[in-house]
Molecule: SAM riboswitch aptamer (S box leader)
Organism: Bacillus fonticola
Parts: sequence; structure tokens; C1' cells
RNA sequence: UUCUUAUCAAGAGAGGUGGAGGGUCUGGCCCUUUGAUACCUCGGCAGCGGACUUUUUAAGUACUGUGCCAAUUCCAGCAAGCCGACUAGGCUUGGGAGAUAAGAA
Repeated sequence: UUCUUAUCAAGAGAGGUGGAGGGUCUGGCCCUUUGAUACCUCGGCAGCGGACUUUUUAAGUACUGUGCCAAUUCCAGCAAGCCGACUAGGCUUGGGAGAUAAGAA
């Protein structure tokens, strides 16, 4: 990097460095000089694998490998169906894209 499978409406922030962008892409909307993104320290959460415990179809521990700590993956994008005056707009399901884990190449 690619493929397969599972999950994605819950959860969890302070300080320091630094100085203008960031939320994958597009549109919208939003965050941001009351200091973003990023990096570091400490703290926290508990999704997946391991380990361990228990009253074992499960639950727990944060020990371990990872992950995460604005907004539902922030919302929509493609297709089908529905509500609506077949306008605006909205709802449902599926798909696509993305993220994370486990396994494989």
C1' cells in the first nucleotide's frame, strides 16, 4: 500500500512550544490571534486485539499492543422509497468515501 471482516448517535482536557490556518475531497456550516493545525508533557476515555478476574451467551480491570479526547464520521454528495403543493424543505434504507482494530497478501 491492497484485500477481508467488524464498528462508527456513547465516552474523555489542562499546561508548554509556536504563530495561521483547520475540520480527508467538493459544497454548506463551523472552529480559530480570547492562539487554530502540529509537536511535547501530564491527565483522561474505553473501541478492537492480548492478559487477568468474576457469580462466564456476559461483565469487569486500564496491566499490555494500538486507538481516541469540538460539533453523529459536523451535515450533505450516489441510488431507491416516502412526506410535502410533487415548490422549498424533510424522513428512511442502502451504497460510496473516510477513520479505527483484527487477520491476510